[in-house]
A computed fold for a 280-nucleotide RNA from a Kiritimatiellia bacterium, annotated as Bacterial large signal recognition particle RNA. The organism belongs to Kiritimatiellia, within Bacteria. Its mean pLDDT, the model's own confidence on a scale to 100, is 77.
RNA sequence: CCGUGCUAGACGGGGAGGUAGCGGUGCCCUGAAUCCUUUUAGGAGGACCUGCAACCCGCUAUAGCAGGGUGGAAUUCCAGCGCGAGGCCGUAACGAUGAGUAUGAGGCGCCCCGGAAAGGCGAUGAAGGCCGGGCCCUGUGCGACGAGUGCGGAUGAACCCCGUCAGGACCGGAAGGUAGCAGCGGUAAGUCAUGUUAUUCGGGUGCCGCAGGUUUACCUGGCCUGAGCACGGAAAGGACCCGUCUCUGCUGAUUGAAGCGGUCGAUCAAUGGUGCACGG
Numbered sequence: 001c002c003g004u005g006c007u008a009g010a011c012g013g014g015g016a017g018g019u020a021g022c023g024g025u026g027c028c029c030u031g032a033a034u035c036c037u038u039u040u041a042g043g044a045g046g047a048c049c050u051g052c053a054a055c056c057c058g059c060u061a062u063a064g065c066a067g068g069g070u071g072g073a074a075u076u077c078c079a080g081c082g083c084g085a086g087g088c089c090g091u092a093a094c095g096a097u098g099a100g101u102a103u104g105a106g107g108c109g110c111c112c113c114g115g116a117a118a119g120g121c122g123a124u125g126a127a128g129g130c131c132g133g134g135c136c137c138u139g140u141g142c143g144a145c146g147a148g149u150g151c152g153g154a155u156g157a158a159c160c161c162c163g164u165c166a167g168g169a170c171c172g173g174a175a176g177g178u179a180g181c182a183g184c185g186g187u188a189a190g191u192c193a194u195g196u197u198a199u200u201c202g203g204g205u206g207c208c209g210c211a212g213g214u215u216u217a218c219c220u221g222g223c224c225u226g227a228g229c230a231c232g233g234a235a236a237g238g239a240c241c242c243g244u245c246u247c248u249g250c251u252g253a254u255u256g257a258a259g260c261g262g263u264c265g266a267u268c269a270a271u272g273g274u275g276c277a278c279g280g
Stems, first nucleotide, its partner, number of pairs: 001280006010070002012030004020060005034044004048068005077273003082268001086264006094256004099251004104247006111238002119231001120229002128224007136213006142206002145202005150196002153192003161186004169178003
């Protein structure tokens, strides 16, 4: 060096997530064999088979397990370097959405001023002037009403009010006298009903009288004079406190995201490394 037979390792890899950690199933990226087409290219496909598995499965630095199969020391296994699809993390120009804020701008409203048009009243007299009246207020007179007092009427005390006091009682020899119940008559306070004239007081009292006031408002009469009056609210202007809308600036929030930084990194490329036995 060649041949034969074996063995280690291999028969996809990676990212995020999850986990104390590792791998897997599931998600995403990549894309071997193979196939198709309109072939300098494009598309499909998804990595040997079976079983297990997200409230999951299997393991512990030898970090999927169990069983079977293929291929096998290099195109295939291993290592680091390079390129770099893609994922994740950070930052973030810029964009979108909605919020706040501004003694920023503008429009409209509110506010102030203004007073156009239409309509209304007016020679059956506008505005104005003078003289009144009503309404309203104060005082007062009169009346009505109500309350009270007085007067008149009735009633009104078992005894402790008055008069008269039958009967009876008491004093007395008698004549006579004394007190006195009932009854009768009367009276006080009081009570009752009603009327009256007198008197006092009252007020949501009066188509009533008198005096004064107020004329701010409203209604109204007379006289003078003779053409306006009131409502209405447009345009223009002012103001910018407040409300609202738009734009602008700033602040912070959510979301998308160029770029940049970090980290892992498929595929690809080149370099290097890695056995055993037998025979020639």